């Protein structure tokens, strides 16, 4: 130079004019507010709400059942199903990337279509037919592939057919027997472990699916800021106290009892409203120290939104970066152009997006720019 992998950064700058929305001060004010200065005002995913936690309230969560997550080993963490860091296994020439990755020797169960046969299996071409039958030649024998019957090498089916190449044996054949390979077991070695290597046994069994149901082990009370405190109108009800004719109304034939009704102050409980919760926090930056790291610790230093129907915006000007054209300089050229530079014009070119109580992941949305480290192929010295 090209083509990639891995991790990080960044998310157009400046200035001016209009606004928007909380803080502080300062004048006004009809007490609703309003008016000047000053200073703050989106993200790396504020997003989806898929985990995990803090805080809150219900409770007192001890066991038991149901569910539900998670699953190779260590580490990190307030935790976690997240990170890192190793192992196996896979994918890639590689940097590297991906993996629900515990049990199938508890039990139950599942394999469409094909195909002889799909798990204590099977013969559909196919091979042999050594052995007893049968024919034919024919002296003891030879010969046919007929039957009996024997194989499971080779073909075929399948996503999978009960180890594999090769050698020897056989009628043909088979771990029937040997070497190697792979499987089962395993002393003993490395490693904290997963593992990984393996002397020396065994001829080979225990097939696959647990993202099938189950078993095994870990964790997991429920609900959420609309959680929750706190102040409290109007009106309606509630309860208590006093008042006032011993009142009115109803019942009754009268009385007495009974039920309803009137006015004042008081208490509580709630709604509308407000106030809080509410943003200084596993907090963010620089630098050290420990650690391969994830991350913990320190020692200076900042303060960084607090709206709530919910602002954080609009224009316009120069710059910068992107695409397109137009000129022009080199520089190759098959004379058609192509490449870099550098000037001018013009773009409804500068992405995804929009805080609601906070945080720590994860996923998904994303024009683009730059930076580190490394891979791999080519050319130059």
């Nucleotide at each position: 130079g090209a083509a990639g992998u891995u991790c990080g950064u960044c998310a157009g700058g400046c200035a001016g004019u209009c606004g928007c929305u909380g803080c502080a001060c300062g004048c006004c004010u009809u007490c609703g507010g309003g008016c000047g200065u000053g200073g703050g005002g989106a993200g790396g995913a504020a997003a989806g709400u898929c985990c995990g936690g803090g805080c809150c309230c219900c409770g007192c969560a001890g066991g038991a059942c149901a569910g539900g997550a998670u699953g190779c080993c260590g580490g990190u963490u307030a935790a976690c199903g997240a990170c890192c860091g190793g192992g196996c296994g896979u994918c890639g020439u590689g940097a590297g990337g991906c993996g629900a990755c515990g049990g199938a020797a508890a039990g139950u169960g599942c394999a469409a279509c094909a195909g002889a046969g799909a798990a204590c299996a099977g013969a559909c071409c196919g091979c042999c037919g050594a052995u007893g039958g049968c024919c034919u030649c024919a002296u003891c024998g030879a010969g046919g592939a007929u039957c009996a019957g024997g194989c499971a090498a080779g073909g075929g089916u399948g996503a999978a057919a009960c180890g594999g190449u090769g050698g020897g044996g056989u009628a043909a054949g088979a771990g029937c027997c040997c070497a190697c390979c792979g499987c089962a077991g395993g002393a003993c070695u490395g490693g904290u472990a997963a593992c990984a290597g393996g002397a020396c046994u065994g001829g080979c069994a225990c097939g696959g699916c647990a993202a099938a149901c189950c078993c095994c082990a870990u964790c997991c009370g429920g609900g959420g800021c609309a959680a929750g405190g706190c102040c409290a109108a109007a009106u309606a009800g509630g309860g208590g106290a006093g008042c006032a004719a011993u009142g009115g109304c109803g019942u009754g034939g009268u009385c007495c009892g009974c039920g309803c009704u009137g006015c004042u102050c008081c208490c509580g409980g709630g709604u509308a409203g407000g106030c809080u919760g509410c943003u200084a926090g596993a907090g963010c930056g620089u630098c050290g120290u420990g650690g391969c790291a994830a991350c913990a610790c320190g020692c200076c230093g900042c303060c960084c939104a607090g709206a709530g129907g919910a602002a954080u915006g609009a224009c316009u000007g120069c710059c910068c970066g992107g695409u397109g054209u137009u000129g022009u300089g080199c520089g190759c050229u098959u004379u058609g152009g192509c490449g870099c530079g550098c000037a001018g014009c013009a773009c409804u070119c500068g992405a995804c997006a929009g805080a609601a109580c906070c945080c720590g992941g994860c996923u998904u949305a994303u024009c683009g720019a730059c930076g580190a480290a490394c891979u791999u192929c080519c050319c130059u010295u």